Predicted 3D model of a 437-nucleotide RNA (Bacterial RNase P class A) from Azonexus hydrophilus DSM 23864. NCBI's taxonomy places the organism under Bacteria, Pseudomonadota, Betaproteobacteria, Azonexus, Azonexus hydrophilus. The sequence was found by an Rfam model in a public genome assembly. It matches the Rfam family "Bacterial RNase P class A". It is annotated as a ribozyme. Model confidence (mean pLDDT): 76 of 100.
RNA sequence: AAAGUCGGCCAGGCAAUCGCUGGACACGCAAGUGUCGGGAGGAAAGUCCGGGCUCCAUUGGGCAGGAUGCCAGCUAACGGCUGGGUGCUAUAAGUCGCAAGACGAAGGCAACGGAAAGUGCAACAGAGAACAGACCGCCGAUGGCCCCUGGGCUUUGACGCCGCUUGCGGCGGCAAAGUCCUUAAAUGGGGCGGGGAAACCCGCACCAUGGGCACAGGUAAGGGUGAAACGGCGAGGUAAGAGCUCACCGCGCUGACGGUAACGUUCAGCGGCUUGGUAAACCCCAUCCGGAGCAAGACCAAAUAGGGAAGCUGAGGCGUGGCCCGCGCUGCUUCCGGGUAGGUUGCUUGAGCCUGUCGGUGACGGCAGGCCUAGAGGAAUGAUUGCCGAACCUCGCAAGAGGGGAACAGAACCCGGCUUAUCGGCCGGCUUUCCAC
Numbered sequence: 001a002a003a004g005u006c007g008g009c010c011a012g013g014c015a016a017u018c019g020c021u022g023g024a025c026a027c028g029c030a031a032g033u034g035u036c037g038g039g040a041g042g043a044a045a046g047u048c049c050g051g052g053c054u055c056c057a058u059u060g061g062g063c064a065g066g067a068u069g070c071c072a073g074c075u076a077a078c079g080g081c082u083g084g085g086u087g088c089u090a091u092a093a094g095u096c097g098c099a100a101g102a103c104g105a106a107g108g109c110a111a112c113g114g115a116a117a118g119u120g121c122a123a124c125a126g127a128g129a130a131c132a133g134a135c136c137g138c139c140g141a142u143g144g145c146c147c148c149u150g151g152g153c154u155u156u157g158a159c160g161c162c163g164c165u166u167g168c169g170g171c172g173g174c175a176a177a178g179u180c181c182u183u184a185a186a187u188g189g190g191g192c193g194g195g196g197a198a199a200c201c202c203g204c205a206c207c208a209u210g211g212g213c214a215c216a217g218g219u220a221a222g223g224g225u226g227a228a229a230c231g232g233c234g235a236g237g238u239a240a241g242a243g244c245u246c247a248c249c250g251c252g253c254u255g256a257c258g259g260u261a262a263c264g265u266u267c268a269g270c271g272g273c274u275u276g277g278u279a280a281a282c283c284c285c286a287u288c289c290g291g292a293g294c295a296a297g298a299c300c301a302a303a304u305a306g307g308g309a310a311g312c313u314g315a316g317g318c319g320u321g322g323c324c325c326g327c328g329c330u331g332c333u334u335c336c337g338g339g340u341a342g343g344u345u346g347c348u349u350g351a352g353c354c355u356g357u358c359g360g361u362g363a364c365g366g367c368a369g370g371c372c373u374a375g376a377g378g379a380a381u382g383a384u385u386g387c388c389g390a391a392c393c394u395c396g397c398a399a400g401a402g403g404g405g406a407a408c409a410g411a412a413c414c415c416g417g418c419u420u421a422u423c424g425g426c427c428g429g430c431u432u433u434c435c436a437c
Base pairs, nucleotide, nucleotide: 001433002432003431004430005429006428007427008426009425010424012388013387014386015385016384017383018382020039021038023036024035025034026033027032041408045419046418048417049416050415051414052413053293054292055291056290060325061324062323063322065289066288067287068286069285070084071083072082073081074080085112086110087109088108089107094103095102096101113284114283118282119281120278121277135223136222137219138218139217142216143215144213145212146211147210150181151180152179153178154177155176156175157174159172160171161170162169163168164167187208188207189206191204192203193202194201195200231249232248234246235245236244251271252270253269254268255267256266257264258263297345298344299343300342307336308335309334310333311332312331316330317329318328319327352371353370354369355368356367357366358365359364392403393402394401395400
């Protein structure tokens, strides 16, 4: 110096003239006259909170109901303010990236107790949305069903045929053993029946091994649906899987340390290895809470019809939110009809403001000194003129000149807050970047 962001202050100024009005003083029988001083906001709006004050009223308790909701402080009090904690949340400068994009400060927001006391609710999709669930998949160990075909080669054995050198050769089928290929698979065992001289052959059902099927069953790791699927990642284990087991993380409980506390980017131990959302849903917990209101109320004056009807009613009725108890009073409530409604007060000295100083991170508080700053009563606080005068526009290199002329908006018993509307200026804090020393 720039950008972002947070906080505080001001709310046109001066003069003149005229007008309105409160107060004080003086004059005046009074009307009134004169002098002096004052006269609408930061929100006066909203009527959303909290109080002061007044009345019910003499004074208590409970239930229902309502409000608030992290911690510690401030305050008369509050749903307010201050500081801190936790959670969420951006974007600037800039960093990373090919890009999409991601990260990123001061700051901003929070209706911030409890979901493991209970109940309720959540469209569609999905098997299943809280203590659930099997759509697609995976397995099929254990049960269930089905199956065990063929071909080639080598060695050995007995048999049949042929040849002849009479014990050799060749061929054929069979058996045993081995091996190769194909096949989803290629084996072993005994029982019964039949045939046979025997070897052995054929058939039936079964056991084991092996293979197939995916039926029963198992599974919730993988995929899908969805905003969200009942911890995450890795290893072991299993038929396949699962906190089933283990290590790490996460979660819960307990303890130590720091902090007044909320809590902690701290540590240790134990553990089930199951613990969604929603409470401005009902609910549970903690704390707090009479009501009505200045048209509250008080005083003076005036007037009438102490009229009529209905109801409760003797232990009932009434008493400022509802109900009950207590307490107080002794009648009360509703409707119709009639009369009066003028004045005074409440009414502005306040949990007030300003200055200095001390304490505190701060909100704020203590001490000392100073000031009095609207009080109308159908409602005053205004109008005109002149000068100065912000943003903005034009001319000008600049100095400067001319123009321009500021929003939202008006007290009503008073005060502390919150929310909403709004023109412009001034002064600071914090964060980031740049420049110079």